[in-house]
RNA sequence: GCAGUGAGCCGGGCGAUCGCUGCUGUCUCGCCGUAGCCCGAGGCCGCAAGGCGGAAGGCGAAGGCGGGCAGGAGAGGAAAGUCCGAACUCCACAGGGCAGUGCGCCGGGUAACACCCGGGCGGGGCGACCCGACGGAAAGUGGCACAGAAAAUAUACCGCCGCGCCGGAGCUCGCAAGAGCGAAGGCGGGGUAAGGGUGAAAAGGUGCGGUAAGAGCGCACCGCGCACCUGGCAACAGGUGUGGCAGGCCAAACCCCGCACGGAGCAAGACCAAAUAGGGAAGCUUAUCGAACGGCCCGUUCGCGCUUCCGGGUAGGUUGCUGGAUCCCGUCAGCAAUGGCGGGACUAGAGGAAUGAUCGCUGCUCAUCUCGCUAGCAAUAGUGCGGUGAGUACAGAAUUCGGCUUACAGGCUCACUGCGGCU
Numbered sequence: 001g002c003a004g005u006g007a008g009c010c011g012g013g014c015g016a017u018c019g020c021u022g023c024u025g026u027c028u029c030g031c032c033g034u035a036g037c038c039c040g041a042g043g044c045c046g047c048a049a050g051g052c053g054g055a056a057g058g059c060g061a062a063g064g065c066g067g068g069c070a071g072g073a074g075a076g077g078a079a080a081g082u083c084c085g086a087a088c089u090c091c092a093c094a095g096g097g098c099a100g101u102g103c104g105c106c107g108g109g110u111a112a113c114a115c116c117c118g119g120g121c122g123g124g125g126c127g128a129c130c131c132g133a134c135g136g137a138a139a140g141u142g143g144c145a146c147a148g149a150a151a152a153u154a155u156a157c158c159g160c161c162g163c164g165c166c167g168g169a170g171c172u173c174g175c176a177a178g179a180g181c182g183a184a185g186g187c188g189g190g191g192u193a194a195g196g197g198u199g200a201a202a203a204g205g206u207g208c209g210g211u212a213a214g215a216g217c218g219c220a221c222c223g224c225g226c227a228c229c230u231g232g233c234a235a236c237a238g239g240u241g242u243g244g245c246a247g248g249c250c251a252a253a254c255c256c257c258g259c260a261c262g263g264a265g266c267a268a269g270a271c272c273a274a275a276u277a278g279g280g281a282a283g284c285u286u287a288u289c290g291a292a293c294g295g296c297c298c299g300u301u302c303g304c305g306c307u308u309c310c311g312g313g314u315a316g317g318u319u320g321c322u323g324g325a326u327c328c329c330g331u332c333a334g335c336a337a338u339g340g341c342g343g344g345a346c347u348a349g350a351g352g353a354a355u356g357a358u359c360g361c362u363g364c365u366c367a368u369c370u371c372g373c374u375a376g377c378a379a380u381a382g383u384g385c386g387g388u389g390a391g392u393a394c395a396g397a398a399u400u401c402g403g404c405u406u407a408c409a410g411g412c413u414c415a416c417u418g419c420g421g422c423u
Stems, first nucleotide, its partner, number of pairs: 001419010012362007020074002023071005029066004036059003043052003076394001080405002083403005088265004100261005105119005120134001121132004135256002140254002142250003157196002159192003163188004170181004204222006223245001224243008269319004279310006289303005326345008363392007371384005
């Protein structure tokens, strides 16, 4: 220098003007209005003076609503997807089980987790490093397209090797007739699984021996199972011995085993509470209306009506609501995740939902142009000042946290790896 790996971080800045949502302060501002104060009609009592009582009205501390002014605060690394785990709230709940869902190597971290850290094993990469739902396929069920003999109770297409039959090239003997041996090839019935062929995958692999040909048939090494020993908390690793070796793959197919899990969610929930309608209680009117008792009247009861009170619920308001498993710095323990201790900070709480818009200057990136410099014969390439133009992402809190996943213009820092060059 080029190519890469891992971790962390930023994600524009400054100014002016006009706005938006909370908060705080302030004002000789406006409205409402509690306590209180002023005034005091009708009425009642009294022979009277006067007393009691208090409608309407006025002022109005505090307070509320609104306005003016001033100050200060106001989105993210993912606020997103709503996929996991919790806090909080309400409902349900003797205990146990079924169903369902999730997880599944070991150790640790944590409030908890399906998250994180460290390790083991397997796979990939020359390497830094990356990926893995990583229990069980000998409980059972099921699947494995096409091809292939066979996709799992093994089997046999070609091939290889014996046996029987046919077949007869040819050879031998014989004077001859003839006799004997008999290759290729074919058929039948066996042996075999080494080789060929099919497939994503073929019944342990390589080699030697062995055999008619073969085969764990025997042996050595590798692999596998079992037992023991050593190291490790463990997953596991290494070693020794032993067994000729066993049943392929799929469980993010059903399933089995082990572990965990009650449900709904801030539109949870709690408090205050109008009008209207309806419910309950007490009282009043019975002068009137309806019903029951009754042949009729009186009467009684109930309803209706009126007044007062109570309780439930709706609109509306308040709360939950932002100070918390919080953030920053330092230090200690730990390989780390993380935890302890000390110091400091307060950092949106809206609710049809504010956090914005315009302009100027500027940063960054890209393209292009003029000029300069470097290399080169040149074409050209690289680089610097300046001009012009374009771009500046993904995306918007809604009860709150811890994670995961996904999106993202451009840029920065640190550590490491491979290759090349120079000293």
Molecule: Bacterial RNase P class A
Organism: Vicinamibacterales bacterium